[in-house]
RNA sequence: GGGCGAUUGGCUCAGGGGGAGAGCGCCGCCUUCACACGGCGGAGGUCGCUGGUUCGAAACCAGCAUCGCCCA
Repeated sequence: GGGCGAUUGGCUCAGGGGGAGAGCGCCGCCUUCACACGGCGGAGGUCGCUGGUUCGAAACCAGCAUCGCCCA
């Protein structure tokens, strides 16, 4: 230098044009003498960045950034 993949709550990930979600974690309540387990509720996200397409973009297109693999 070239090719491919990944980037979404604290962590691991789903979602591939029209409600941003799950599990774990965190907080509160119930339960217990207490803890754990369990049940209920809650907080927490500019969907890596900048543009473009579209009535509408986390998603499609381009560029950039970071990480990983391969080729030279």